The prediction has a mean pLDDT of 77. c-di-AMP riboswitch aptamer (ydaO/yuaA leader) from Syntrophaceae bacterium UBA1411, 140 nucleotides, folded computationally. Rfam family: c-di-AMP riboswitch aptamer (ydaO/yuaA leader). From the family's description: This family represents a conserved RNA structure found upstream of the ydaO and yuaA genes in Bacillus subtilis and related genes in other bacteria.
RNA sequence: AGCUCUUUUCAGCCUAAUCCUGAAAUGUGUGUUUCAGGAGCGGAGGAACCGAUUUUCUGGGGCGCAUCGCUUUUAUGCGUAGGGUAACCUCUUCGACCCGAGCCCUUCAGCUAACUUCGCCGGCUUCGAUGAGGAGAACC
Numbered sequence: 001a002g003c004u005c006u007u008u009u010c011a012g013c014c015u016a017a018u019c020c021u022g023a024a025a026u027g028u029g030u031g032u033u034u035c036a037g038g039a040g041c042g043g044a045g046g047a048a049c050c051g052a053u054u055u056u057c058u059g060g061g062g063c064g065c066a067u068c069g070c071u072u073u074u075a076u077g078c079g080u081a082g083g084g085u086a087a088c089c090u091c092u093u094c095g096a097c098c099c100g101a102g103c104c105c106u107u108c109a110g111c112u113a114a115c116u117u118c119g120c121c122g123g124c125u126u127c128g129a130u131g132a133g134g135a136g137a138a139c140c
Base pairs, nucleotide, nucleotide: 011125012124013123014122018039019038020037021036022035023034024033025032026031040120041119042118043117044116045115050110059108060105061104062103063102068079069078070077082099083098084097085096088134089133090132091131093129094128095127
């Protein structure tokens, strides 16, 4: 000097998955864990009216961007609906790159006011250009 691994802190990205208060324990430095509560964000069930009546093992349904088509030497591969890409924030357009999974309910659920109920995990580290709006800072 370089490379690799691990830990901590700060900043940020995907995602609903964040913030605050109190008590106890722990560390002794911010904090971390557990319990209780509040705010916020997100999902499900659930009347009338409307819809459906053509459905019921060919089960049906839900969360999610993750659906569909062709194809395979059966290890798959090529596309596609759709989704993502940060250095102040939001939006438009062009190009480039990436994802296009997985999980759950269990015979049962259309919409749905009141009402009932559940979740706040996990995984990561930079892409360039163009136009518009907003916020903030400096100077006068």

It was read from a public genome assembly, where an Rfam model found it.